[in-house]
Molecule: transfer RNA
Organism: sheep gut metagenome
RNA sequence: GCCCACGUAGCUCAGCAGGAUAGAGCGCACGCCUCCUAAGCGUGAAGUCGGAGGUUCGAAUCCUCUCGUGGGUGCCA
Numbered sequence: 001g002c003c004c005a006c007g008u009a010g011c012u013c014a015g016c017a018g019g020a021u022a023g024a025g026c027g028c029a030c031g032c033c034u035c036c037u038a039a040g041c042g043u044g045a046a047g048u049c050g051g052a053g054g055u056u057c058g059a060a061u062c063c064u065c066u067c068g069u070g071g072g073u074g075c076c077a
Stems, first nucleotide, its partner, number of pairs: 001073007010026004019057001028044005050066005
């Protein structure tokens, strides 16, 4: 250089043949319980879905460009 995969909450990820208010677990905050802590239970906060543009009535999802991470190749001519 070329090819492939991935990027969604603090972390690990699901959702991706377009349509519901964008979710789960862990973590975090608060509450209940307890002598206290842990565990358990309940509630809650936290997201421009890497970025930009395009298609569409509608995009996390499709297309283009771009950034980042990981992997393959680096052979023939």